[in-house]
Molecule: small-subunit ribosomal RNA
Organism: Trichopus zeylanicus subsp. travancoricus
RNA sequence: AGAGUUCAAUCUUGGCUCAGGAUGAACACUAGCGGCAUGCUUAACACAUGCAAGUCGGACGGAAAGUGGUGUUUACAGUGGUGGACAGGUGAGUAACACGUAAGAACCUGCCCUUGGGAGGGGAACAACAACUGGAAAUGGUUGCUAAUACACCAUAGGCUGAGGAGAAAAAGGAGGAAUCGGCCUGAGGAGGGGCUCGUGUCUGAUUAGCUAGUUGGUGAGGCAAUAGCUUACCAAGGCAAUGAUUAGUAGCUGGUUCAAGAGGAUGAUCAGCCACAAUGGGACUGAGACAUGGCCUAGACUCUUAUGAGAGACAGCAAUGGGGAAUUUUCAUUAAUGGGCGAAAGCCUAACAGAGCAAUGCUCCGUGGAGGUAGAAGGCCCGCGAGUCAUGAACUUCUUUUCUCGAAGAAGAAGCAAUGAUGGUAUAUGAGGAAUAAGCAUUGGCUAACUCUGUGCCAGCAACCACGGUAAGACAGAGGAUGCAAGUGUUAUCCAGAAUGAUUGGGCAUAAAGUGUCUGUAGGUGGCUUUUCAAGUCCACCAUUAAAUCCCAGGGCUCAACCCUGGACAGGUGGUGGAAACUACCAAGCUGGAGUACAGUAGGGGCAGAGGGAAUUUCCGGUGGAGUGGUGAAAUGCGUAGAGAUCGAAAAGAACACCAAUGGUGAAAGCACUCUGCUGGGCUAACACUGACAUUGACAGUGAGAAACGAAAGCUAGGGGAGCAAAUGGGAUUAGAUAUCCCAAUAGUCCUAGCCAUAAACGAUGGAUACUAGGCACUGUGCGUAUCGACCCGUGCAGUGUUGUAGCUAAUGCGUUAAGUAUCCCGCCUAGGGAGUAUGUUCACAAGAAUGAAACUUAAAGGAAUUGAUGGGGGCACACACAAGUGAUGGAGCAUGUGGUUUAAUUCGAUGCAAAGCAAAGAACCUUACCAGGGUUUGACAUGUUGUGAAUCCUCUUAAAAGAGAGGGGUGCCCUCGGGAACAUGGACACAGGUGGUGCAUGGCUGUCAUCAGCUCAUGCUGUAAGGUGUUGGGUUAAGUCCCACAAUAAGCACAACCCUUGUGUUUAGUUGCCACCCUUGAGUUUGGAACCCUGAACAAACUGCCGGUGAUAAGCUGGAGGAAGGUGAGGAGGACGUCAAGUCAUCAUGCCACUUAUGCCCUAGGUGACACACAUGCUACAAUGGUCGGGACAAAGGGUUGUAAUCCUGCAAGGGUGAGCUAACUCCAAAAACCUAUCCUUAGUUUGGAUUGUAGGCUGCAACUUGCCUGCAUGAAGCCAGAAUCACUAGUAAUUGCCGGUCAGCCAUACGGCGGUGAAUUCGUUCCCAGGCCUUGUACACACCACCCACCACACUAUGGGAGCUGGCCAUGCCCAAAGUUGUUACCUUAACUGCAAGGAGGGGGAUGCGGAAGGCAGGGCUAGUGACUAGAGUGAAGUUGUAACAAGGUAGCCAUACUGGAAGGUGCGGCUA
Repeated sequence: AGAGUUCAAUCUUGGCUCAGGAUGAACACUAGCGGCAUGCUUAACACAUGCAAGUCGGACGGAAAGUGGUGUUUACAGUGGUGGACAGGUGAGUAACACGUAAGAACCUGCCCUUGGGAGGGGAACAACAACUGGAAAUGGUUGCUAAUACACCAUAGGCUGAGGAGAAAAAGGAGGAAUCGGCCUGAGGAGGGGCUCGUGUCUGAUUAGCUAGUUGGUGAGGCAAUAGCUUACCAAGGCAAUGAUUAGUAGCUGGUUCAAGAGGAUGAUCAGCCACAAUGGGACUGAGACAUGGCCUAGACUCUUAUGAGAGACAGCAAUGGGGAAUUUUCAUUAAUGGGCGAAAGCCUAACAGAGCAAUGCUCCGUGGAGGUAGAAGGCCCGCGAGUCAUGAACUUCUUUUCUCGAAGAAGAAGCAAUGAUGGUAUAUGAGGAAUAAGCAUUGGCUAACUCUGUGCCAGCAACCACGGUAAGACAGAGGAUGCAAGUGUUAUCCAGAAUGAUUGGGCAUAAAGUGUCUGUAGGUGGCUUUUCAAGUCCACCAUUAAAUCCCAGGGCUCAACCCUGGACAGGUGGUGGAAACUACCAAGCUGGAGUACAGUAGGGGCAGAGGGAAUUUCCGGUGGAGUGGUGAAAUGCGUAGAGAUCGAAAAGAACACCAAUGGUGAAAGCACUCUGCUGGGCUAACACUGACAUUGACAGUGAGAAACGAAAGCUAGGGGAGCAAAUGGGAUUAGAUAUCCCAAUAGUCCUAGCCAUAAACGAUGGAUACUAGGCACUGUGCGUAUCGACCCGUGCAGUGUUGUAGCUAAUGCGUUAAGUAUCCCGCCUAGGGAGUAUGUUCACAAGAAUGAAACUUAAAGGAAUUGAUGGGGGCACACACAAGUGAUGGAGCAUGUGGUUUAAUUCGAUGCAAAGCAAAGAACCUUACCAGGGUUUGACAUGUUGUGAAUCCUCUUAAAAGAGAGGGGUGCCCUCGGGAACAUGGACACAGGUGGUGCAUGGCUGUCAUCAGCUCAUGCUGUAAGGUGUUGGGUUAAGUCCCACAAUAAGCACAACCCUUGUGUUUAGUUGCCACCCUUGAGUUUGGAACCCUGAACAAACUGCCGGUGAUAAGCUGGAGGAAGGUGAGGAGGACGUCAAGUCAUCAUGCCACUUAUGCCCUAGGUGACACACAUGCUACAAUGGUCGGGACAAAGGGUUGUAAUCCUGCAAGGGUGAGCUAACUCCAAAAACCUAUCCUUAGUUUGGAUUGUAGGCUGCAACUUGCCUGCAUGAAGCCAGAAUCACUAGUAAUUGCCGGUCAGCCAUACGGCGGUGAAUUCGUUCCCAGGCCUUGUACACACCACCCACCACACUAUGGGAGCUGGCCAUGCCCAAAGUUGUUACCUUAACUGCAAGGAGGGGGAUGCGGAAGGCAGGGCUAGUGACUAGAGUGAAGUUGUAACAAGGUAGCCAUACUGGAAGGUGCGGCUA
């Protein structure tokens, strides 16, 4: 310090997630030791048991125990004193003077310290105790006795109050032989403690905006330790609040702790300070101190006891228990130390404290061995079988002993003469023993250090995020290895950081979320120049404080560290004192530059009101006229012979104002346009008008929360008006439908008046103001100069409006003196997408609705700009049998073949739009054959290795469907070093063979297709943040990215073209089996001869826009011509760039992995692949006269042939049979070419067309012809008379037509396929349209790329939420009723020891009753809040549903915003607006 994740890729915005640290933690696995810390965060839930506050006999009267007794001693119930207000616990309540900090005045203070004074006198009781007595108990009652440092009174003093008298008010003694000690009363002071007041700081919500009646103040009275509405009576009407009152929610506060670079955020365990509380409420008593709880009274709730009458209790003390919970310890030991209470003291008490125990809960230290040692051991894993790795390791040799076990010593902490140690026989030191007792956890796809094998097969699982898993998973599980940390390691939870992701430091708002629709203006914050004053802000110095602990620094102590001790200190806050005076504020005085006012001039659709005008439209009236009109893509509805439309004239009405007109003007915005008049707002220019020369005010400003005003269209209310247009609605079309688009009508509305509404894509998607920062060009208004007779023009200012552009800014697009630049001030707004501008609450509105405005839940993205593609029912250009122009076909019939489907024991398998379907298959009767049934076989039909036997081949018989099984015969080979060996056959055992089994989505190879389309790239350079671009675009041209020119590009590569083959012409050469002009000759080029010709083979030449004219840019080229066999690629073939389709093929072959191994292998027989309602594809034959039939006649090319081809002759109607010459082929054979020509018959018919189908008789091949071959003769003679929608091929020797040959092959289902020649056309204006592809450009919400993306209703499932008749809780306040305990007042009803009185009595006290107020309780209506609720509403998510197709391309009607109406749904339409 960053990283992952949106995309095909990029930059950016922006969220989500991770790496770090921390914890009073918990869970999982694991675990050697010590030290120091820490340990119910949940139920302030309930608590058995024990202990936690006593002490004093030197205050007092007593009684008890021990001893035989006395005395003494010890201990004790009670009275009395003191302490139980400390210590210890908890955080419920509390948003407050509770806490922090800094001050203050009207107070109290036991014990303690300092100091002054004093203690005389008499008196009356009550406990204990005794007796009697109630009660179960707790606990009482009556009578009687008694002491005190208990109680009361008198005397006496400083002092207090008040001052003129006067009034109130104290006591105590004890120990000791004594000095004395320790107390008591009282006054003053102190220390420490406490009470009170106040400045300031201290969470969230405005969907809490008004709150307050003792409330705010005053006077009198009361009350308190003290001030005070603290209380009360009267008077006044105040007090608080937008700087957030009141109210609701949450919360103990702080020192600190933790994270962070810091600013700051979060937090408030342990330790320390303060506060509050003690089961839940109320209350007082005592006391120096409490409203106390290990004290009291009381209420209701709970628990326990009970004799049912009544009682007892409160662990948020320490242990412990139950419960809750993910979760938190021992019912321990000691008063040795420290501290506290009482005591004169000894001492007693102390669950405070100090220790131990439990827990890896945290921090920290140490160890689990060190050195040597290679046959690189065994074993595991992996493997390319060689190796590699665990392994710098184990064994082995040697060394050490921290730790461990055992033994014997043994502390400090103790102060204060001695004594005193819980911890503890601990720490520590020492001796002996022996490597001995001691390593795990997580991870291993990226982030993030670390990789392989096996298993699994979208299963099981993993996962923080991205994501992994569908048969080769580095991501699951196991194993081996590796990495990280280590007595721990991971996970989970929470906080901070990273996050500049709430931005003071330190963000933004044109398009990503975000500028209020506009203006006026209040509070507020901000503010020009000069000079004073002052010292509030600011700055400086000093003082005080900010407890200690902590953090930091230095030093020291535990062996180090953690830990502990000592000392020091910064920063910051607050207060005080003194100073400075620049800046801000204040005070005062000025200034004119900001701002305003006055005068002059000026432009304008600025506003309001009134008047006037013409064009157009519609309607009505009249004339002419006579059949249509209107409307559309095309139509129809509509209007029209009852006279439309058209045309002419006259009239009426309402609304809007052509041209001018613009990039123009004006207004705050919305907005504003015929002309004229009246009233009126604002702007701009100049410093000039008059006197007379510098008009005047003097910071008056800018912004602006709340607030006021204006605010398109639609809409609403009331009244008018209503020509045109036109939501809704009706009709006609379109359509699958058409609640739309189009057409015909038409109502609200649009218009006016008065009033509401308050919203728009109210946009420059850009808040207002001020200043500064290059220019160029243009327009509007105006001033000056110049110019002119004048208007222009030209130059230059000010104000405004545009365009281009520098610097700069920006993610980019872009902005750029009219900033989105550089700065200042003020306001508004944003913080992931959806849910949602929704719900709820509130305010406004007549309503429609507007304003304000969430959450649950859900997702890992949603966005912006730009790039490359792809795509468009966008545009441009060029091309192609793509269309058009033609010719012929398919689709209809019959048949052949293939496919689907169906059937079947099997109908083997593959190929499926173009780019499967006469395809693989260039030959399914057996074989092929992979399928089915049956019969067999198991080292196998085939290969290698091992071992035994035999040579091998061969022949015969039995059985069987065959395979096979069984038996018999014959045979003895070849080489040899005589051991044996080679080949072959056969038996055995094991390694293995085998497979047309699966996966073409694991692959190689091969192939198809886009496409013979012209494209696809790279190096260097330049450019852009980058993806990328440039080059490759542009102007021409070409079949072509072919070539030329231009150009930030310059070169290059793969494709194109050419090189190759065939064909077309010629030359040379060679002439046999081919040829024959001339000569001879024959039945015949037959022979002799010839090499001219044809032909054949080889080699060469030829064509290159080379030449000429035109055109073009003087280019590339195009066009015409000449010559030439051929002319612009001469024709055809082969040849197929980068890539696309997970295209096809595991059944050509090869091959990984998986499954089979007496079978999914192998052998055999028979069957099947040939089935048959049907559908499709490719063909053949036809439907006839351009024909059919019969006879005669002529002309090819290219192939094949010895297991072959076969002439000739004979025979048969024919297929064929017999014979068998020739040919290993330019020689012979297949072989006849056919269409064609010529001649005969047929004459428009289902025919002398057509030949299917069927019968019958034969032939051939073959082991075999039934399923299932081909051919022949005779007989039979089906459909079909040119074919719907639709579709295919073809541009010249082409289509069409006509025969011939070949391969495969015994034969053949071949009408197929591959070749060959013969005859031989028509048409092409052209690129508008259809299909496909190419280039440029444009839009895009697509990138699996339009077969894309995507919206809404409905149906189903799940989830959370709103409404909801209500129901049930909780909290809060209010009013009324009842009213405990207790304080206080009143009362003479009852009662009463001290004092007083001679007495009666009095004073005083107690009880009762009663008044005020009063907790709990009851009643009532409210407010807030939580849960639940029949039913209901929308929302979200899901996957393969349904209906449409709204959006994205001109998305097929451009989209969107506001509003209104309307429709199954997306949506549609009207009106106004925006361009995204």